Source information
Large-subunit ribosomal RNA, half A from Pedobacter sp. JY14-1, 1661 nucleotides, folded computationally. Taxonomically the source falls in Pedobacter (Bacteria, Bacteroidota, Sphingobacteriia, Sphingobacteriales). Its mean pLDDT, the model's own confidence on a scale to 100, is 81.
Context: one part of a larger RNA
RNA sequence: AGCACACAGGGGAUGCCUUGGCUCUCAGAGGCGAUGAAGGACGUGAUAAGCUGCGAUAAGCUGCGGGGAUUGGCAAAUACGAAUUGAUCCGCGGAUUUCCGAAUGGGGAAACCUGGCUGGUUGAAGACCAGUCGUAAUAAUACGCAAACCUGCCGAACUGAAACAUCUAAGUAAGCAGAGGAGAAGAAAAUAACAAUGAUUUCCUGAGUAGUGGCGAGCGAAAGGGAAAGAGCCCAAACCCAUCAUGUUACGGCAUGCUGGGGGUUGUAGGACUGCGUUGUGGUAUAACAAAAUGAAGUGGAACAGGAUGGGAAUCCUGGCGAUACAGAGUGAUAGCCUCGUACACGUAAGUAAUGUUAACCUAGCAGUAUCCUGAGUACCGCGAGGUCGGAGACGCCUUGUGGGAAUUUGCCGGCACCAUCCGGUAAGGCUAAAUACUCCUGAGAGACCGAUAGUGAACCAGUACCGUGAGGGAAAGGUGAAAAGAACCCCGAACAGGGGAGUGAAAUAGAACCUGAAACUGUGUGCUUACAAGCGGUCGGAGCAUCAUAAUGGUGUGACGGCGUGCCUUUUGCAUAAUGAGCCUACGAGUUACUCUUCUCUGGCGAGGUUAAGUGGUUCAGCCAUGAAGCCGAAGCGAAAGCGAGUCUGAAUAGGGCGUAUAGUCAGGGGAGGUAGACGCGAAACCUUGUGAUCUACCCAUGGACAGGUUGAAGGUGCGGUAACACGUACUGGAGGACCGAACCGAUAAACGUUGAAAAGUUUCCGGAUGAUCUGUGGGUAGGGGUGAAAGGCUAAUCAAACUGGGAAAUAGCUCGUACUCCCCGAAAUGUUUUUAGGAACAGCGUCGGAAUAGAGUUAAAUAGAGGUAGAGCUACUGAUUGGGUGCGGGGGAGUCAAAUCCUACCAAAUCCAGACAAACUCCGAAUGCUAUUUAAUAUGUCCGGCAGUGAGGCGCGGGGUGCUAAGGUCACGCGCCGAGAGGGAAAGAACCCAGACCAUCAGCUAAGGUCCCCAAGUUACAGUUAAGUUGAACUAACGAGGUCCGAUUGCACAGACAGCUAGGAUGUUGGCUUGGAAGCAGCCAUUCAUUUAAAGAGUGCGUAACAGCUCACUAGUCGAGCGAUCGGGCAUGGAUAAUAAACGGGCAUUAAAUUGUACACCGAAGCUAUGGGUAAUAUUAAUAUUACGGUAGGGGAGCAUUCCAGCGGCGGCGAAGGUAAGACGUAAGUUUUGCUGGAGCUUCUGGAAAAGCAAAUGUAGGCAUAAGUAACGAUAAGGCGGGCGAGAAACCCGCCCACCGAAAGGAUAAGGUUUCCUGAUCAACGCUAAUCGGAUCAGGGUUAGUCGGGGCCUAAGGAUCACCCGAGAGGGGACUUCCGAUGGACAACGGGUUAAUAUUCCCGUACUUUUUAUAACUGCGAUGUGGUGACGGAGUAGUGACACUGCCGCGAUCUGACGGAAUAGAUCGUUGAAGGCUAUAGGUAUAGGACCCCCAGGCAAAUCCGGGGGUUUUGCUGAAGGCCGAUAGUACCUUGAACCUUCGGGGGAUGGGAUAGUGCAGGUAAUCAGACUUCCAAGAAAACCCGCUAAGCUUCAGGUUAUAAAAACCCGUACCGCAAACCGACACAGGUAUCCGGGAAGAGGAUUCUAAGGUGCUC
Repeated sequence: AGCACACAGGGGAUGCCUUGGCUCUCAGAGGCGAUGAAGGACGUGAUAAGCUGCGAUAAGCUGCGGGGAUUGGCAAAUACGAAUUGAUCCGCGGAUUUCCGAAUGGGGAAACCUGGCUGGUUGAAGACCAGUCGUAAUAAUACGCAAACCUGCCGAACUGAAACAUCUAAGUAAGCAGAGGAGAAGAAAAUAACAAUGAUUUCCUGAGUAGUGGCGAGCGAAAGGGAAAGAGCCCAAACCCAUCAUGUUACGGCAUGCUGGGGGUUGUAGGACUGCGUUGUGGUAUAACAAAAUGAAGUGGAACAGGAUGGGAAUCCUGGCGAUACAGAGUGAUAGCCUCGUACACGUAAGUAAUGUUAACCUAGCAGUAUCCUGAGUACCGCGAGGUCGGAGACGCCUUGUGGGAAUUUGCCGGCACCAUCCGGUAAGGCUAAAUACUCCUGAGAGACCGAUAGUGAACCAGUACCGUGAGGGAAAGGUGAAAAGAACCCCGAACAGGGGAGUGAAAUAGAACCUGAAACUGUGUGCUUACAAGCGGUCGGAGCAUCAUAAUGGUGUGACGGCGUGCCUUUUGCAUAAUGAGCCUACGAGUUACUCUUCUCUGGCGAGGUUAAGUGGUUCAGCCAUGAAGCCGAAGCGAAAGCGAGUCUGAAUAGGGCGUAUAGUCAGGGGAGGUAGACGCGAAACCUUGUGAUCUACCCAUGGACAGGUUGAAGGUGCGGUAACACGUACUGGAGGACCGAACCGAUAAACGUUGAAAAGUUUCCGGAUGAUCUGUGGGUAGGGGUGAAAGGCUAAUCAAACUGGGAAAUAGCUCGUACUCCCCGAAAUGUUUUUAGGAACAGCGUCGGAAUAGAGUUAAAUAGAGGUAGAGCUACUGAUUGGGUGCGGGGGAGUCAAAUCCUACCAAAUCCAGACAAACUCCGAAUGCUAUUUAAUAUGUCCGGCAGUGAGGCGCGGGGUGCUAAGGUCACGCGCCGAGAGGGAAAGAACCCAGACCAUCAGCUAAGGUCCCCAAGUUACAGUUAAGUUGAACUAACGAGGUCCGAUUGCACAGACAGCUAGGAUGUUGGCUUGGAAGCAGCCAUUCAUUUAAAGAGUGCGUAACAGCUCACUAGUCGAGCGAUCGGGCAUGGAUAAUAAACGGGCAUUAAAUUGUACACCGAAGCUAUGGGUAAUAUUAAUAUUACGGUAGGGGAGCAUUCCAGCGGCGGCGAAGGUAAGACGUAAGUUUUGCUGGAGCUUCUGGAAAAGCAAAUGUAGGCAUAAGUAACGAUAAGGCGGGCGAGAAACCCGCCCACCGAAAGGAUAAGGUUUCCUGAUCAACGCUAAUCGGAUCAGGGUUAGUCGGGGCCUAAGGAUCACCCGAGAGGGGACUUCCGAUGGACAACGGGUUAAUAUUCCCGUACUUUUUAUAACUGCGAUGUGGUGACGGAGUAGUGACACUGCCGCGAUCUGACGGAAUAGAUCGUUGAAGGCUAUAGGUAUAGGACCCCCAGGCAAAUCCGGGGGUUUUGCUGAAGGCCGAUAGUACCUUGAACCUUCGGGGGAUGGGAUAGUGCAGGUAAUCAGACUUCCAAGAAAACCCGCUAAGCUUCAGGUUAUAAAAACCCGUACCGCAAACCGACACAGGUAUCCGGGAAGAGGAUUCUAAGGUGCUC
C1' cells in the first nucleotide's frame, strides 16, 4: 500500500411529519381618499435591538354588548402591578391620530427649511402655542391610489408562408384616457322573403358551413333553431304662456331674440289645431316610514368502565351506552361515549330587507283633416381610407378625411352592383335593470394537488440579505423531547472552548452543530496479501494462511501462480482511439396535457338506426339521476348545374364507357398516429415595444483654480548716423511667441516584468507636451438608429457596426447535445424520381403488425425451347485507322528549239496487289453466364388492403468496365460477398481477408481455416530433392550484372593425347603504301591485309617508345595423361538494396532444417457439427410427443417488474410500521422475500383505477466531498536588534535604548465622500492572508456646545421649474417677462491664551466687533418693487514697496564643555515671543486724475435737488500696505514645588502649584498686500443683491432718518473621526485613482536631485 470485516468521523439523502403553498366551489364584498388615502418616516414598553400593535391620550383612552378567571402581544427573565366593585379577552361604535405622501401657505435633495393673517403667553424685539392661507374669482365638485374584468384612443415585431413584398402573427403585446360593481349594447330608417319575427346581451347549434385568400399560408360569418334573462321610456319641434332685451310704432301694440313653464314624442304614421271626453284606471327603475326574515361577538348541546402490555392507552381482551351528533381536530401510540367541536335548538346591536303604507312621478279615448311640426353641412354623390366572412372585387351596408350637397309625409331609407314591382322601416337627440366578464379582498368548505432541491421567489422576521449609478435583479435557511425534566455537583483544561463522570428521561449514538441519519470522502483496529514486479484491474482456474463450523469433496475472508481480456456514452463507412461528454456521490432532470378536430384498431351499448348539446328539475351537491331531438352521423347516388334517381353523367343513341347499386351504422370508453396549440427537453445571434442611464467617457454651457526654475529676444520705442522727405543702418530699450530646456500637472515612445497579477490595463527604466487648440474642480445640457465625435466605427457607467432594464416570449432553430426499468418475436436502409434541392423533405423501394383472398403466383435445382450481339475473334465482310514492299491514276520538279508532244525523276501519291496488324461509339462471325417460357422435383414463400415506422452520409474485398497516370485507403455506375447491424477460430496485433452465423448449461466427442521445437494445443513424423544467402522462416523490389550452385537440352574438341599449366618458338619481303617533323605490326587513311620460310607465326591481340627498341598474344612443337569447351532453357541463391533504438521472422531461435519443393500418414484446432440436460415460440393431430426456429443497429409488435396516489374487500403494527444496514433464499430478467441489528409511528397484500411513473452521460441544475497539496502564495527588497512589562501563551502588543526609512512627504490643514470608524473599559469564537495579550474586529459606556467659521433665514449665472399663452390622438412638448429655485461667483460681524480621555475662532478667561428692539438725548424732509451711481471683472509682462517665518551678525538670559589642576577668554545648546481690534499715519499709485462751487438742458417710460450732457470758476485732493502707540498682569525657555506610579531602594518619573530673569537690535532676499496698481496686446474679457444718492404716491407735533448713551435680544443646520487613505472610488486592511492651502535647513537656477529638521513611519508572516 491492496482486499475484507468491525467501529467511528463527515455529510444530510431517505422515511415519517406540516405551521406554508397550489387549484377550485358556494356565499359575501366589489372600493379607499381634502373629515387628508394607499404607502411610508420617526416615535411609543420599568428594562426594549427586531416584528406586531398603537400615535405626544402612543402594546393604548372611552360607551354599549358578550363573557366569567385570570392577566400586563411574539417573549421564555427580573422588578412592579391589574382583576368577582367583573380585569385580560371577543364584537360594534366613539375619541386621539407627530411628520412625509394627491400634499394643498412658499420652497425643497420625501419625512426638512421658511413665511403671511387672526387669536393667545410677555412691555417691545426675539421665542413659542392654536387656527387659517392649493389649483381658483365664487359654490358644488374634482385631483391621488388600487389585482383582474370593461369601453375607447394609439398600436409593433419576432414568427408562419419551409425565401419574401400582399397576407399572417394581430387589432395581439406595450403605451394612454375613462367608468363601474360590473362595463359595453339596447327599444328597428332591423331581420327576412311573398311566410313571418319583433330591443339588447350570453350559452348550445347552425359550421370549420356560406364565403374570403400571392384562391398560397391561412382567415372565417350570419340568418334560422334550442335555451338563460326579460322592461320599457324621455326630449327637440309645431301650439300656448311668462320675465327680460332689442327694433319699431298710428303708443293700443307688433315683430324678433335669449331664458323659463305648459304641451308633445310616432309608421295601421303620430302630434299640434278644432269639437267632444278625462277627478278615474293602471304602474314605478324615486324617497320616507313600518316590517317578517336574515344578521357580530355568543348560549345550550347525548353517551364508559374494568383488566393486560407499556414511560404513556386512544391498542388488545371483557362487558356497556349515545346517535337529528360515527364531519373533523387535539389529548404521552390508533378515542362516537376524555377535551374542543359536530347534528339539532336558541340569541340580539349596527346593517340588509321580502312585503306593506304614504309621498312623488308616470299613464287614456272619440271625431274632423284646411294649415303647421316631426332632429342639415345631415341624407346622398365623387375621390381616399377603415370596419364586416368579404384582401377593390359585380360590392351592398356601417364609420369617416376631403369636395360637392338635398327632400319634407304625394317625403325619406333599406331588402348585397343597378332597374322595376313588392315587402320592411321612419335616420341625422337621449336614458334604460336582468341574463354576461373578473377576483386585490372576507367567511365557510373541497382536492386519485405538493410535502422543504417539491409547493408561491418566500412554511423560517422575504421582496429580506446581497448585486446594480439607475430602471431593475434577487437567494439560502423547517423537525430535541410526551413534558425542559435543557444536564446540580466533581474532574481535565488558560477558559463562560471542548471533553470525561454524575444526574434527568422510555431513549442522551434524543444534549441544543439536537428525529431517522444513506452515499461520496476521512480515519482507527484486526485477518490475509505485497519489496524482480508492468497495467481498462475484471473474469476463469487455483496453492497456502486465517476463521466459522462440522453432515461434508463444507461456508467465509485473503489470493502466490497461470489462461483470456484495448472502459462507458455519443457520432459515424469506420472509434481503445490521440474524435465528443462526464472529478466523485446524493437529490432533481426530457413524448405531456387540452380539443363535440381527423383517422385506424380493441372493448362495450343499441342497431336501419344511433346519439344528445346548452339549459331545466331533483339530490346525500365539482359527482350522480331524470329531463331536454335543437342539432349531428348513417340509411342513395350521379352530374359543373338545372335536374333525375337504383341509377345517373357523357352522347344523336336504347351503343360504349365513368361513378354508383349487393346494405351497417352510431354513441361511449382504452390504445396507435396525425392536426392546432411552446407540443420531447435545454440552447442562439437577432427583431419590436415601454422605460433607465452623461457620478465613466465625448462634446458643449456657466463659474472658480493650476502651471518650480532657467533660456531666447519679434513688433514697437528712444538716441545717434542717414535721406529733400521717407527708406535704411547702428546702439540701447522693449518683452512677443499654439517659441526653447525642464519639475509639478497631463500623456503614453521603447523594452522588461506582470499574465490563476499587487492591479479585470499596472510597475520599473527610458520617453512626449508642459502660456496653451493647455490641464483641472464644482454645477448643468445633449439619450439609443439617438447623442457626441480635431473621425479611431472612437466614446455613450469594466458593455458598442447600434447601450442597459422589463416586456412581446417558452420568438424561431431543416442545426448540435441529451432523452431514464426488464424479457420475448421479427428486422431494415444508406437506392430511384423530384425538390432555391443536395447533412432537409414528398412519393416509390426495403421493415413490422393486423386482416383478406388466392391454391400456387414466390424461390431453388434439373431438363427442354427461345430472344440477344458482350468476351473472344476477324477485317480482300463494311466503316475508320494503319506498317513495309510491288504497280503507279494524278500532281510536283527537271530537261525539252516558240509552243506542244515527249523524256527523266532514290519527289508526293489515289486506286489496286502481296505480307503484317488495330477499334467503346467497326462486325462476315460469335460463346460462357445471365434472362424468358414450359415440364418435373423440393421448399414455403409470394400478392392485395389497412395501422405504425425507420432509411434516403455508406464502406471494403473480388470480378468485368468508365475516369484518373491501366496513380490513390481516389472517384462513378454494374454483379457478388462481407462490414454496417455479426460474436467465435485463423491472419502476432487489424470493421471488411480465410473459416464459420452465438437460445442456455457441460472439466464430453468430431472437424474447418490454420497449424504440430519452446513461448503455445498438436510430428524435433516418414521418404525424396533444393538452398549456404540466416536467403528464408507472412510486405514489395526492377533494368542490368555475375565461371554461385543444381537440373535438362543442343553442339564442338578429345588416348591419332583434348582443356589448363610448364618448356621452346612466334620469322622473312618490310620501316607494306600513303600521310607526317616522325608513323618501323600497334595516331590516322588505303588495300587482292599480299607473298615467302615454316611444326607454327596477323602487313598483327594488347602493353610500350618522340619514332625505334622492348614485353606479350594469336598460332605451333614438347611435356602431362582423360575428359575438356561453347550455346540455350529451368530451380534455388547473389549484387543492384540508402533513414535515423535492435525495432520489417510476433519472440526465443532454426542449416540433410524448426528454411524450401514434393509425396504420405497421424494429431491439434471454433460459440461449426455431434452428445446429454434445459428454456421460449410456431407447426403437426386434442394431450403426450415430434419437427423447426431462437446474432442483431434504426424500427415495428408482444408480455411483464418497480414507484406515487385513489377505491373496494381485507391484513400488519410500541410484544415495534416506514426508512437504514448486513447476510441468506427464490425468480430467465426487471425484481421478490426471510432473518439479525438500527429505528420509533405508521404500513399494506389482492382486484381494479389514475399518473409530476424508473437516469450514467445533456461543457445538465443544486448541495456535499475529493484531487492537485500540506503544494503555489502570504500584496512593493525602507530593516530591524536587544532589554524589560502584561500574560496560559510574545518575532509582531506596551515601555526603554540602538538601528533604518520619508521629509513638495510616507509632515500639517480643508472640500467631497464615508457615517461612529473618535475616546475609555472589557473580550479574542469569527474578521486581520501567520500568531495576537493587539486592532478601523466583538460587547458596553462616553464624546461633536458658535450672533462673528461653513450653509439657510440675502443675491443672481449656466440650467431647471412654471402662470398666461402656443402646439400635440392621449401621455405630453415648448414657454417671454425675471416669477421661483439654483454656487463653482457677489454680499456679510472674533481674536489671543487656557482647558478634555475624546470638542473647541463653538466651553472658560481676557479683549473686540455686527444687526435689531426699547428707552433717553440732540439734530432732522422722510419715503420705492421706480430711477441713477456703485458693485463690475480678460491675457501676458515689468518695476517698486515690503511683513511673518528663515538665515547671518552683534547683544542679553540660562545651562553645558575642557586628559590632570585653576582662572579668564573661547566655544556649544536653548531662549530672547506676543493677535484681532482701537487711534494714528507713511512709502507708493493716480494728473486726459480727484474734489468743491455756480449756470443751462428735448436724456434716464412719471418725478428728481440724483445721474447724464454742455459751459464756467476754483482747489489738491483721492487711494493707501507697512510702520508707531494702546491691546499686554497673558504665555515660552528657565528656576522652584514635587502627587500618582515604578524601583535593583541608589533612584526613575514628572501631574499640580508658585516665581517672572533676558533685544521691543542690524542686514539679506521673498510671499501676501498696496493692487480693482502700472505697461502692453487683441480674441475686447458675467449677472443680481447688498451699499450710496434721487425723487413718486403718501405723511409732515406722529411716523421716519442721522448721531450718541444705556439696557435687552440675537433663530435653524453642520462641527466627533478618516481625508494621497487600512475609514473615499476600485468585490479586499488592493503597489491604482482622488479638488484646494501650508510646505523649514545645507548645496543648488529650482518645488530637480542628495542629505537632513519638525513631524511621521519600519509597509501584519
Notes: Its Rfam family is "Bacterial large subunit ribosomal RNA". Its family is annotated with ribosome and structural constituent of ribosome in the Gene Ontology. It was read from a public genome assembly.